[in-house]
RNA sequence: AGAGUUUGAUCAUGGCUCAGGAUGAACGCUGGCGGCGUGCAUAACACAUUCAAGUCGAACGAAGCACUGAUGAGGAGGCCUUCGGGCGGAAUUGUCUUUGACUUAGUGGCGGACGGGUGAGUAACGCGUGAGCAACCUACCUGCGUGUGAGGGAUAACACAGGGAAACUUGUGCUAAUACCGCAUGAAGCGUCGAUGUCGCAUGGCAAUGACGCGAAAGAUAUAUUGCAAGCAGAUGGGCUCGCGUCUGAUUAGAUAGUUGGCAGGGCAACGGCCUACCAAGUCGACGAUCAGUAGCCGGACUGAGAGGUUGAACGGCCACAUUGGGACUGAGACACGGCCCAGACUCCUACGGGAGGCAGCAGUGGGGGAUAUUGCACAAUGGGCGAAAGCCUGAUGCAGCAACGCCGCGUGAGGGAAGACGGUUUUCGGAUUGUAAACCUCUGUCUUUGGUGAAGAAGGAAGUGACGGUAGCCAAGGAGGAAGCCACGGCUAACUACGUGCCAGCAGCCGCGGUAAUACGUAGGUGGCAAGCGUUGUCCGGAAUUACUGGGCGUAAAGGGAGCGCAGGCGGGACAGCAAGUUGGAUGUGAAAUACCGCAGCUCAACUGCGGAGCUGCAUCCAAAACUGUUGUUCUUGAGUGGAGUAGAGGUAGGCGGAAUUCCGAGUGUAGCGGUGAAAUGCGUAGAUAUUCGGAGGAACACCAGUGGCGAAGGGCGGCUUACUGGGCUUUUACUGACGCUGAGGCUCGAAAGCGUGGGGAGCAAACAGGAUUAGAUACCCUGGUAGUGCACGCUGUAAACGAUGAUUACUAGGUGUGGGGGGACUGACCCCUUCCGUGCCGCAGUUAACACAAUAAGUAAUCCACCUGGGGAGUACGGCCGCAAGGUUGAAACUCAAAGGAAUUGACGGGGGCCCGCACAAGCAGUGGAGUAUGUGGUUUAAUUCGAAGCAACGCGAAGAACCUUACCAGGUCUUGACAUCGUAUGCAUAGUCUAGAGAUAGAUGAAAUCCCUUCGGGGACAUAUAGACAGGUGGUGCAUGGUUGUCGUCAGCUCGUGUCGUGAGAUGUUGGGUUAAGUCCCGCAACGAGCGCAACCCUUGCCUUUAGUAGCUAGCAGUUCGGCUGAGCACUCUAGAGGGACUGCCAGGGAUAACCUGGAGGAAGGUGGGGAUGACGUCAAAUCAUCAUGCCCCUUAUGAUUUGGGCUACACACGUGCUACAAUGGCGUAAACAAAGAGAAGCGAAAUGGUGACAUUAAGCAAAUCUCAAAAAUAACGUCUCAGUUCGGAUUGUAGUCUGCAACUCGACUACAUGAAGCUGGAAUCGCUAGUAAUCGCGAAUCAGCAUGUCGCGGUGAAUACGUUCCCGGGUCUUGUACACACCGCCCGUCACACCAUGGGAGUCGGUAAUGCCCGAAGUCUGUGACUCAACCGUAAGGAGAGAGCAGCCGAAGGCAGGACUGAUAACUGGGGUGAAGUCGUAACAAGGUAGCCGUAUCGGAAGGUGCGGCUGGAACACCUCCUU
Repeated sequence: AGAGUUUGAUCAUGGCUCAGGAUGAACGCUGGCGGCGUGCAUAACACAUUCAAGUCGAACGAAGCACUGAUGAGGAGGCCUUCGGGCGGAAUUGUCUUUGACUUAGUGGCGGACGGGUGAGUAACGCGUGAGCAACCUACCUGCGUGUGAGGGAUAACACAGGGAAACUUGUGCUAAUACCGCAUGAAGCGUCGAUGUCGCAUGGCAAUGACGCGAAAGAUAUAUUGCAAGCAGAUGGGCUCGCGUCUGAUUAGAUAGUUGGCAGGGCAACGGCCUACCAAGUCGACGAUCAGUAGCCGGACUGAGAGGUUGAACGGCCACAUUGGGACUGAGACACGGCCCAGACUCCUACGGGAGGCAGCAGUGGGGGAUAUUGCACAAUGGGCGAAAGCCUGAUGCAGCAACGCCGCGUGAGGGAAGACGGUUUUCGGAUUGUAAACCUCUGUCUUUGGUGAAGAAGGAAGUGACGGUAGCCAAGGAGGAAGCCACGGCUAACUACGUGCCAGCAGCCGCGGUAAUACGUAGGUGGCAAGCGUUGUCCGGAAUUACUGGGCGUAAAGGGAGCGCAGGCGGGACAGCAAGUUGGAUGUGAAAUACCGCAGCUCAACUGCGGAGCUGCAUCCAAAACUGUUGUUCUUGAGUGGAGUAGAGGUAGGCGGAAUUCCGAGUGUAGCGGUGAAAUGCGUAGAUAUUCGGAGGAACACCAGUGGCGAAGGGCGGCUUACUGGGCUUUUACUGACGCUGAGGCUCGAAAGCGUGGGGAGCAAACAGGAUUAGAUACCCUGGUAGUGCACGCUGUAAACGAUGAUUACUAGGUGUGGGGGGACUGACCCCUUCCGUGCCGCAGUUAACACAAUAAGUAAUCCACCUGGGGAGUACGGCCGCAAGGUUGAAACUCAAAGGAAUUGACGGGGGCCCGCACAAGCAGUGGAGUAUGUGGUUUAAUUCGAAGCAACGCGAAGAACCUUACCAGGUCUUGACAUCGUAUGCAUAGUCUAGAGAUAGAUGAAAUCCCUUCGGGGACAUAUAGACAGGUGGUGCAUGGUUGUCGUCAGCUCGUGUCGUGAGAUGUUGGGUUAAGUCCCGCAACGAGCGCAACCCUUGCCUUUAGUAGCUAGCAGUUCGGCUGAGCACUCUAGAGGGACUGCCAGGGAUAACCUGGAGGAAGGUGGGGAUGACGUCAAAUCAUCAUGCCCCUUAUGAUUUGGGCUACACACGUGCUACAAUGGCGUAAACAAAGAGAAGCGAAAUGGUGACAUUAAGCAAAUCUCAAAAAUAACGUCUCAGUUCGGAUUGUAGUCUGCAACUCGACUACAUGAAGCUGGAAUCGCUAGUAAUCGCGAAUCAGCAUGUCGCGGUGAAUACGUUCCCGGGUCUUGUACACACCGCCCGUCACACCAUGGGAGUCGGUAAUGCCCGAAGUCUGUGACUCAACCGUAAGGAGAGAGCAGCCGAAGGCAGGACUGAUAACUGGGGUGAAGUCGUAACAAGGUAGCCGUAUCGGAAGGUGCGGCUGGAACACCUCCUU
């Protein structure tokens, strides 16, 4: 940094897709180690269980434990003993007491408002940023000074007695405090009143100050201390207010009643409608209120060159929430996650009476989900709570466990090693590759394993204290041992082969692969990439300048509003001065930390982490500057406007008038048609039409003038004459105003045609409709009629291809030439000329543009403002809103679907487009085919088989130049299996020919003559034959769409290309076009082209004339002979033969043409303008034909799809077609007897003559390997005779009989002969073929194939015409041009209905939910208010009682709940509407070419459907003509 994809190709537009990075990820395959991080994104779903907030005995009483002392009870072991007992006193135990800073249920204090979790709600002062509070609070902590006096009454614990299942609770009695309550003291505190100073932007603050009133305290103790009270100040933490910023929707435009403000009061820490009463009617909103949807915000993170875009996991800051909703209490702080009360839902316990609970704390469970971990260890460290402290608590935290989830690091070995091993893969069979890879040799030891050693983290005055953890690290041992996968390999995109499959299975991100040779599917080998990972999927940014601020567009690709006026808004002329909002500079504060960047450093490196720096583009304040913008003031005239003087005009509105024409009516003349069309018909007309004359009626429109002329603010639009009223333009003018301007979202007005309403009108025209035609049909085009409508008035509608497909305004930027209006100059002059302003055209430079084109009337260069666009379809559709009487208009989506849709230009092809030209293409002619019979080929049918191929021209007398067997490929049988044929190995030298038998034959069996051939180094080898083994043979089996070769066709048409140059962004163009000319791209001229190649022509063959050479087998003029035959001699003159030459070249003349090319005519010549004919076939087209000529890839068969054999078939036969032959007769048939060719063939041959036969032919046989002989007779023709128009003396099919020939063999199935038979047919419908001169037509002859078998084919000559005006038309071709939506190229493309399947969606009687409000009802807890007859220890009082407090009750508010009608939204629904997509369905043919009626737009109407028609409009219509204009 780009790439692929629209096209045959190109450029541009435009979408889609890819390569990159990222991730709290998931899935598939795989998985060695370590470090550092991260880990419920879904159900703010429900939760079993443990733990997560306690602590203080140095606040208090009490209880307990231990201890001291005292005193009882008790009496063990032991000692003494007289055995009776005594001494002594342990354990145990009671009471009192001391001490232990011992333990603790309760009272009390502090903390449970932190820490931890989550993101439901919230679009908000919630968050961010910056300010403010003179309107506030702050426990613990710090500083300052001050005080701490003297009293009182209770209560829990406890005891006793009750209630209850429990939770818990009641009563009575006792008791303490740092618990509670008075009193005293007390000020710098608070309140009221007064007064002083000072400060502030205002309310007001601060500091002295006078009087009155209010108003504190608590003790504990090792006596070191520490508490307590009031106050001031600090710090910390909060509260409130404000500026700015903070998503989407206008298919949400109006919202709001405590709402906005005021006054008074209440309440609060504090301000405030925060609350209440009263007063006023405000407040917010297009700079987007309200409503709806979505969402925690930020530091940051990802991406990006940046600007931006996306995001808000982890870490950090703020906010909100704690099962849902409401509420307060306590407190410094909460309306409180592990507190309370109430209500709802849910769960649990229950004795049914009543209770208990809240994991969005850490683990964990269920559920949901594609998906996310352990019911772990420790308080050792860091931090927090309490405590004086020891310490206790701490699922905060530190660690460990699980997971490749991410980032980073390491390893899976290193060196040598070619017999280039085996194996695999492939192969052209030679090899190549895997591949130094392995083996093998020599090493090393990271990780792993085992053993040993073993930390830092620990800080404090010392000591002690480690969960992690015997972890990290270090040392040693051992052995290459334990450790590589995943994806891709058609292009994009690095990397290729084989096999399998056969539009199947499958792949695919896009383009697209797969239908028998798949580098695209699957597998294998190989290769490429990454690597403990690799791919896939999802999401975001990028590429995408594809929302364009940086950085896009709008004539034709998507896109200028139909037009104007104009509020808001945006922008705005010259000069001077002031201010300083924007702007610029400087300073200050802030912009938390972390992150990112730079530098340094610590873990062996890195990830990770630490330290420092810079930065954080922002906000605020202050100072300064004054050019520009802004603002204020003064001023100016050029922008704009006004006035004066002129001027052109289909400008508008209203009234009046006019003539021509159509139609109708009346009358006259007049008679049979008129009218209409491609042709007709419907229609009108003898009841008198049409035509014609006169008169009248009525409506509509205004010929000529008339012009890319005029007018209109602009668009729609405006056309006879005239009158009235009226708008604007232009020119000119040193008069006036003094920036008054431009644009213009909303808004208002105007706005063709069609259409709608009411009323009148109605001549012509004319949707609908009717009829007639056309047609397969014809709801059309054509014709005859014809109603709305078209015209008028008044309303509505508000759209058009409302177009210059080009918004408005201003300025600037070469020219030329028309035209309309005006002015000026010059001139004798209205002309002409010069110049200028305004309008309206064309050409054209620079410039622009994708190109086309635009080009002073810009699509150029700049500026301002507005409208609009962002792939095609769905769709200008649906829903909603607004407008409309309706039709409908306006605004205007989504689901779904495609990889394109579209623009300009290029090359072709095509056109029922045009120009030019050619061709037996038509025309003019001649003879045919199509009708008959027959031959032959084909289709079809039949068959055991009727082998196969050829299919418009360009298959069909074609392959086949010749099917009885063979051929032969087909069918039915019979046989063979290394084979009928080829090569190779081994063995043998047999065999074989012939004969006989069996058999349909192939074969099988028997017999069996002659007996080998070639080479030799004498070993043998080869040939041939047999046997045998396997390699292999063989295939007319498939694929002509795998191929070679060959061929057909366009077409013997004149074309097809290249090099260099030039033009174009490019495909391409030029050359090759143009003017002439030619058979020709043949030649000439011109020309940004100059040359060249393949074709054309020529060179080749043949034929036509002449010369020359040669003269046998040819010839015979003259000579001789002659059997009269060129037979012989002789000759080569002639004919002829076959070699070599000549000849024809527009060379000559005349005319035309441009003086050219060339054309026309002429002369000469055998031949005249390529003399006739042939061979010769450019680049290419048709996937044209052929695998059955041959060759060949691949596939298939291998005792058969091969080989062989007999017989059959290819010859069938209701039928259809093609190509021929013979005819239908007198231009003829038959008979008789005469004449003239050319070109060929001949030895398994041609076969003379002779004889026989009616004949086919036979017998015999001469000659000839051919200018000698033979085939061989040419026939038509001419002559003579006959027939005389008939189904015939035409015609010969068919059939019968008898034969001939070939051949092993003529039954299926040959040809010929003779006799007999004697069919159809009397010139052929529609249609159609050939031919332009030695041609058509006609006549015969020959050859190939071939044993035999042509009416076919290929050749040969004989006789021998007619016609061509001409290029309008048909067909084919060439060239130029034009249109195109075609490029598989018109056999193209393509539209709509209908039918079927699927998909999403609109409507829909309704049904079921959800959300937020509103109104009413009910009204829990609770604050507040009122009341308080009841209750009460502290104070007063002797007492009664009072003060005060409380229960209770009532009220306001009040959650949930109920009722109600609406709003918004979702799901669903019988049925229904259109849409999209689908295989080769149905009907038509609308569009693209003039698409066969030019198309399209708006509107109305009609019709199965595309669509048709009317009215108006557009060119984004071809062609022709005319007019006008332009260029030279």
A computed fold for a 1528-nucleotide RNA from an uncultured rumen bacterium, annotated as small-subunit ribosomal RNA. Model confidence (mean pLDDT): 83 of 100. Its Rfam family is "Bacterial small subunit ribosomal RNA".